[in-house]
RNA sequence: GCGUUAUUAGCUCAGCCGGUAGAGCAGCGGACUCUUAAUCCGAAGGUCCAGGGUUCGAUCCCCUGAUGACGCA
Numbered sequence: 001g002c003g004u005u006a007u008u009a010g011c012u013c014a015g016c017c018g019g020u021a022g023a024g025c026a027g028c029g030g031a032c033u034c035u036u037a038a039u040c041c042g043a044a045g046g047u048c049c050a051g052g053g054u055u056c057g058a059u060c061c062c063c064u065g066a067u068g069a070c071g072c073a
Stems, first nucleotide, its partner, number of pairs: 001072007010025004019056001028042004049065005
């Protein structure tokens, strides 16, 4: 330098190839318990890496850039 790939909640990851985003863990509240832990219940938490484009509508498609990983040179 070229190519491939990843980037989504605090962390680890899903998201059916366009229709208003979820799980587990962590944290918070509650139940249970003499108390803690464990277990159970509940609520909250996201401008989907950034900027543009296409579209009635984009996490998803296209372009550019950023960061990491891998391959080739």
A computed fold for a 73-nucleotide RNA from a Bacillota bacterium, annotated as transfer RNA. It was read from a public genome assembly. Its mean pLDDT, the model's own confidence on a scale to 100, is 82. Taxonomically the source falls in Bacillota (Bacteria, Bacillati). Its Rfam family is "tRNA". By type it is a transfer RNA.